A computed fold for a 118-nucleotide RNA from Nitrosomonas nitrosa, annotated as Guanidine-I riboswitch aptamer. Lineage of the source: Bacteria > Pseudomonadati > Pseudomonadota > Nitrosomonadaceae > Nitrosomonas. The model forms 100% of the base pairs in the Rfam consensus.
[in-house]
């Protein structure tokens, strides 16, 4: 330098923000109660706005996290060959920015087993 392979998928988790639900704050309206001259206080319900240094539900989510399924390779059952079926074994290793992108938004998502390092 070249070639091949290190596989796909699903569930979950680390993690993530804030579209929706919920929580909280403020305002408006309605109703009950108390005081009462107007009105005020407080509780409940509805609506609007804000809030993720709001635990949460929904949601996103790992190449280098877990598990499952499946695929691949080798050997055997088992026989001349082929195909199918079944069983066993193997399926290793992996430090990693900044920056950008998507989505409502962000992230260990994607760019990316990248750049780089050893």
């Nucleotide at each position: 330098g070249u070639a091949a392979u290190a596989g796909c998928a699903a569930a979950c988790u680390a993690g993530g923000g804030u579209u929706c639900c919920g929580g909280c704050u403020u305002u408006u309206c309605u109703u009950a109660u108390a005081a009462g001259a107007a009105u005020u206080a407080c509780a409940a319900g509805a609506a609007a706005a804000g809030u993720g240094a709001c635990u949460g539900g929904u949601c996103c989510g790992a190449g280098a996290g877990u598990u499952u399924c499946u695929g691949g390779c080798u050997u055997c059952g088992a026989c001349c060959a082929u195909g199918a079926c079944g069983a066993a074994g193997c399926u290793c290793c992996a430090c990693g920015g900044a920056g950008g992108g998507a989505u409502a938004a962000a992230a260990g998502c994607c760019c990316g087993g990248g750049a780089g390092a050893u």